Predicted 3D model of a 77-nucleotide RNA (transfer RNA) from a bacterium.
RNA sequence: AGAGACAUAGCUCAGUUGGUUAGAGCAUUCGCCUGAUAAGCGAAAGGUCGGUGGUUCGAGUCCACUUGUCUCUACCA
Numbered sequence: 001a002g003a004g005a006c007a008u009a010g011c012u013c014a015g016u017u018g019g020u021u022a023g024a025g026c027a028u029u030c031g032c033c034u035g036a037u038a039a040g041c042g043a044a045a046g047g048u049c050g051g052u053g054g055u056u057c058g059a060g061u062c063c064a065c066u067u068g069u070c071u072c073u074a075c076c077a
Base pairs, nucleotide, nucleotide: 001073002072003071004070005069006068007067010026011025012024013023019057028044029043030042031041032040050066051065052064053063054062
């Protein structure tokens, strides 16, 4: 320098052909249970979907640019 993959909650991830309110598990907080703790049960909080712009009635999803991480190729030594 070229090509590709990934980026969504604190962590690990799902999200179908663009459409109704963005979800799960773990973790956290509260409650129940217990003599108490753990486990179990119930609930809550937590997200401007990496960023900017565009297309569209409508974008996590499509397009352009860009940031970061990883992989491969090429070049130099």

Overview:
Rfam family: tRNA. By type it is a transfer RNA. Its mean pLDDT, the model's own confidence on a scale to 100, is 80. RNAcentral holds the sequence, with entries from ENA.